[in-house]
Context: one part of a larger RNA
RNA sequence: CUGGGCGUAAAGGGCGUGUAGGCGGUUUGUCAAGUCAGGUGUGAAAUCUUAAGGCUCAACCUUAAGACUGCGCCUGAAACUGGCAGGCUUGAGGGCAGGAGAGGAGAGCGGAAUUCCCAGUGUAGCGGUGAAAUGCGUAGAUAUUGGGAGGAACACCAGUGGCGAAGGCGGCUCUCUGGACUGUACCUGACGCUGAGGCGCGAAAGCGUGGGGAGCAAACAGGAUUAGAUACCCUGGUAGUCCACGCUGUAAACGAUGGGUGCUAGGUGUUGGGGGUAUCGAACCCUCCAGUGCCGCAGCAAACGCAAUAAGCACCCCGCCUGGGGACUACGACCGCAAGGUUGAAACUC
Numbered sequence: 001c002u003g004g005g006c007g008u009a010a011a012g013g014g015c016g017u018g019u020a021g022g023c024g025g026u027u028u029g030u031c032a033a034g035u036c037a038g039g040u041g042u043g044a045a046a047u048c049u050u051a052a053g054g055c056u057c058a059a060c061c062u063u064a065a066g067a068c069u070g071c072g073c074c075u076g077a078a079a080c081u082g083g084c085a086g087g088c089u090u091g092a093g094g095g096c097a098g099g100a101g102a103g104g105a106g107a108g109c110g111g112a113a114u115u116c117c118c119a120g121u122g123u124a125g126c127g128g129u130g131a132a133a134u135g136c137g138u139a140g141a142u143a144u145u146g147g148g149a150g151g152a153a154c155a156c157c158a159g160u161g162g163c164g165a166a167g168g169c170g171g172c173u174c175u176c177u178g179g180a181c182u183g184u185a186c187c188u189g190a191c192g193c194u195g196a197g198g199c200g201c202g203a204a205a206g207c208g209u210g211g212g213g214a215g216c217a218a219a220c221a222g223g224a225u226u227a228g229a230u231a232c233c234c235u236g237g238u239a240g241u242c243c244a245c246g247c248u249g250u251a252a253a254c255g256a257u258g259g260g261u262g263c264u265a266g267g268u269g270u271u272g273g274g275g276g277u278a279u280c281g282a283a284c285c286c287u288c289c290a291g292u293g294c295c296g297c298a299g300c301a302a303a304c305g306c307a308a309u310a311a312g313c314a315c316c317c318c319g320c321c322u323g324g325g326g327a328c329u330a331c332g333a334c335c336g337c338a339a340g341g342u343u344g345a346a347a348c349u350c
């Protein structure tokens, strides 16, 4: 440099935003950089190919032609790519009118339940298990009634329902705020797609400082089980789980499926919107749009399966793979308070 690949065999970056770069709708004119044609110069010799000749042949040598697929210059062409100038509206964006939503941030409020405290009633058990025991209880527990404190999570609604780029988001109200969708076709006029680096976000656990601490619960202690039991079961229980600010930057971060655009039989649900019809109340139909499921043809696929939400048919851009182990390692570098993270080999071995 190139080939084949990436749902499950090795392989899609955790997700976004965007720089450089790559790629880019339609039309007119122009330039002629790419591109194409002709000419010309050069492309040393040897080597290579072909033809002929010389060593008795061959290797080898000699001669001629070709080739040297390249580059420079001149002239020309203008379809395509590109540059410049002008236009267009389908891509993209904006305006206007709407409705949907656990999208985000902050503040406030609510009820059920657990635990604890106080008081009343009340008496010998409670609790727990396969069975027990540790544990709690005559200093009055468990149960039950009333009052109070505090923290955390929000039953039903709830749905292959919704929203978000992903992580994720679920009681109610208010304030601030992002995005998507539908209708209209009023405006801009290619403003687009992707995106190495960069920057930002990023579950849980963990870390720092300060708060908070009801329940749960690593570690730990005890009781059981067992041959043992550093476990599974039970009784307790500290970090943590919660809040604020800062750090960490990982995951089976999964649809194990990168993003964009267009095209390619159908059937049936559902969410949001639109249109039409109506014996107008939740109805019916339609198509269309956007999302989300199931089934299924062609096609694809090693098979499983995918199948308009493609793993089909194509194009553009990025990331990644290249036998198993060694090795999500070593060394170095960068990042981090640390834990560690990112990048990432080789010897050797099968």
Stems, first nucleotide, its partner, number of pairs: 003322004007304002012318001014201004021194003025088007033081002035077008048066007091191001092188003095184004103177007110154001115149007125136002162169002206247006215241002220236004258317006266295008274286004299306002323350003332343004
Molecule: small-subunit ribosomal RNA, central domain
Organism: uncultured prokaryote